A computed fold for a 63-nucleotide RNA from Albula glossodonta, annotated as transfer RNA. It matches the Rfam family "tRNA". From the family's description: Transfer RNA (tRNA) molecules are approximately 80 nucleotides in length. Taxonomically the source falls in Albula (Eukaryota, Metazoa, Teleostomi, Actinopterygii). The coordinates come from a structure-prediction model, not an experiment, and the mean pLDDT is 84.
RNA sequence: GUUUAGCUCAGUGGUAGGGCAUUUGACUGCAGAUCAAGAGGUCCCAGGUUCAACCCCUGGAGC
Numbered sequence: 001g002u003u004u005a006g007c008u009c010a011g012u013g014g015u016a017g018g019g020c021a022u023u024u025g026a027c028u029g030c031a032g033a034u035c036a037a038g039a040g041g042u043c044c045c046a047g048g049u050u051c052a053a054c055c056c057c058u059g060g061a062g063c
Stems, first nucleotide, its partner, number of pairs: 001063003006020004014051001022038005044060005
């Protein structure tokens, strides 16, 4: 310094998103490509502050 979905990354106080991957449908002789729809996250862990924490503070863990 970093840790957020299977992977890669956004989100810097107000009930978490993009791309890729994946599932289903359309299309196709089959597949691919393309189009449409869906699923997928105890936000590394434990405390604290706050009406409210991924976000701020303290300690710990991995890299």